[in-house]
Context: one part of a larger RNA
């Protein structure tokens, strides 16, 4: 390369947007670039095959004919498919309208318990901690109890296999602004789409820069224990950090270890949202049942799979586009380049070894 793969064996970029490219719905007409057919020309020589001839024969050589020559060009024709131009369509896609759901985002304001500190009253000898202890706190009055003030962080119950978000993630309440999706529509546009190399944006925690804040917890660190030792596990303290504002970093078992989009292929049973129909009604934004669409769970048929398992939310059957894999180690290392304040990140080998 031909191929084979990517949940768990190597392999889906953390997620989305989007440029080029690739791919692309239904109907009609034109063109004829691709495509197909016919015809003409080109497609060197040698090599190959057949016959004839020349070296005494053969190898070798020469002549004639044939064949080979992925292919290229001229002219003519066809119009199904691809392409292209024009016209039309509505089912893909988008817009608009309607009522409903949501821890979706940003900003502001307000609240709650606990905790800590300070302060006033009551009260007196221990408290705290552990397997057991000790370090530690306490007669300058602790722990406990009760009133007040201040402070920062967090948001019990509701709460759920529940909801929302592209992912990261999002939970006290209210207000303001913004965004997205589902459902319903007798509205509008009319293929405007899918994917997406490069590129861009977002991206937990930790970490970094500057300024603030510092209740709790708590790397490092200091003590006390344990132990043969104990740079740990346990206990008492405790700095950075944890919180806020502005900026950087760009990584995670960033996981469903499962790329995105579209079509097709049994069901059963929960649950969230919307719509419709029926029944009940204490007429409530009520209750029950069924159907459709759309999410989210469990079980399961065919089928798939090495199995575990997956199974209309596929890992089944197909299509389009992208990313990635090719024995283990060396190694996500070295070198170079890009990037970052740094820590580092991105790209990413080989010798050698097995």
């Nucleotide at each position: 390369u031909u191929g084979g793969g990517c949940c768990u064996a190597a392999a889906g970029c953390g997620u989305c947007c989007g440029u080029a490219g690739c791919u692309g719905g239904c109907c009609g007409a034109g063109c004829a670039a691709g495509u197909u057919c016919g015809u003409c020309g080109g497609g060197a020589a040698a090599u190959c095959c057949a016959c004839u001839c020349g070296c005494u024969u053969a190898a070798c050589g020469a002549g004639u004919g044939g064949g080979c020559g992925u292919c290229c060009g001229g002219c003519g024709a066809a119009a199904a498919c691809u392409g292209u131009u024009c016209g039309g369509c509505u089912u893909g896609g988008g817009a608009c309208c309607g009522g409903a759901a949501g821890a979706c985002c940003u900003g502001a304001a307000g609240g709650g318990u606990a905790c800590g500190u300070c302060u006033g009253g009551g009260g007196u000898a221990g408290g705290a901690g552990u397997g057991a202890a000790a370090u530690c706190c306490c007669g300058u009055a602790a722990u406990c109890u009760u009133g007040g003030a201040c402070g920062g962080a967090c948001c019990a119950c509701c709460g759920a296999u529940g909801g929302c978000g592209a992912a990261a993630g999002c939970a006290c309440u209210u207000c303001a602004g913004g965004a997205g999706g589902a459902c319903g529509g007798a509205u509008c546009c009319g293929a405007c789409a899918g994917u997406g190399a490069g590129g861009g944006a977002c991206g937990a925690a930790a970490g970094c820069u500057a300024g603030g804040g510092u209740c709790u917890c708590g790397a490092a660190c200091c003590g006390g224990a344990u132990u043969a030792g104990a740079u740990a596990c346990c206990c008492g303290g405790g700095u950075a950090g944890u919180c806020c504002u502005a900026g950087c970093c760009g990584u995670a078992a960033a996981c469903g270890a499962u790329g995105c989009u579209c079509g097709c292929u049994a069901g059963g049973u929960g649950u969230g949202g919307c719509a419709c129909a029926g029944g009940c009604u204490a007429c409530g934004a009520g209750c029950c049942u069924g159907u459709g669409c759309u999410g989210u769970g469990c079980c399961g048929u065919a089928g798939g799979g090495a199995a575990g398992c997956c199974g209309u939310g596929a890992a089944g059957c197909g299509a389009g586009c992208c990313g990635c894999c090719u024995g283990g180690g060396a190694a996500g290392u070295a070198c170079g380049u890009c990037u970052g304040c740094a820590a580092g990140g991105a790209u990413g080998a080989a010798a050698c070894u097995u």